[in-house]
RNA sequence: ACCGUCAAGGGCAAACCCGGAGGAAUCCGGGGACGCAAAGCCUCGGGACCCGAUCGGUCGGCCGGGCUGCCGGUU
Numbered sequence: 001a002c003c004g005u006c007a008a009g010g011g012c013a014a015a016c017c018c019g020g021a022g023g024a025a026u027c028c029g030g031g032g033a034c035g036c037a038a039a040g041c042c043u044c045g046g047g048a049c050c051c052g053a054u055c056g057g058u059c060g061g062c063c064g065g066g067c068u069g070c071c072g073g074u075u
Stems, first nucleotide, its partner, number of pairs: 001074004011036002016031006034061001040067003044064003047059004
C1' cells in the first nucleotide's frame, strides 16, 4: 500500500420485549441478534422522517464526503 474468505481473536448490534424521556420523528438503559470490515467519530452535500405550516427538530444501520483505527492475509 492493497485485500477481508469457510475464517480466528476482539468489537458493534436491526426487529421485537421491558423500563424511562419527548407533542412527535426519535432517544437512553436492560434483554435480544437481523446484520456490519469502519454498523468508530463528524453531520459537510443529498435523502428520509416529525410538525397543520413556519421556525425548529430527528435519523445517520439510506447514498456520497471528511478524520481516525483493531485483527488477519498478501506485497
Predicted 3D model of a 75-nucleotide RNA (c-di-GMP-I-GGC riboswitch aptamer) from an Armatimonadota bacterium. Lineage of the source: Bacteria > Bacillati > Armatimonadota. Its Rfam family is "c-di-GMP-I-GGC riboswitch aptamer". Its family is annotated with cyclic-di-GMP binding in the Gene Ontology.